[in-house]
RNA sequence: CCACGAAAGGGCAAACCGCCGGAAACGGCGGGACGCAAAGCCACCGGUCUUUUCAUAAAAAAGGCAGCGGAGCUACCGAAG
Numbered sequence: 001c002c003a004c005g006a007a008a009g010g011g012c013a014a015a016c017c018g019c020c021g022g023a024a025a026c027g028g029c030g031g032g033a034c035g036c037a038a039a040g041c042c043a044c045c046g047g048u049c050u051u052u053u054c055a056u057a058a059a060a061a062a063g064g065c066a067g068c069g070g071a072g073c074u075a076c077c078g079a080a081g
Base pairs, nucleotide, nucleotide: 004078005077011036012035016031017030018029019028020027021026034067040073041072044070045069046068047065048064049063050062051061052060053059
């Protein structure tokens, strides 16, 4: 340094509820813990959700989701292998 994930110190925070923002998906703050060794960052790829075109579509455009998967970047600790 890569890898691995026992232990220790810690960390994050699902659903749901309250308030606020947004046309919506959803986001922010507070409460709350289902879980997480990257549940830290990132919308590049796939996926999925919202809106418009718009009508039953297809397709396109604009937007969202990082706790759906991949890719990229960074990272605490240190047992066995």
Molecule: c-di-GMP-I-UAU riboswitch aptamer
Organism: Rhodospirillaceae bacterium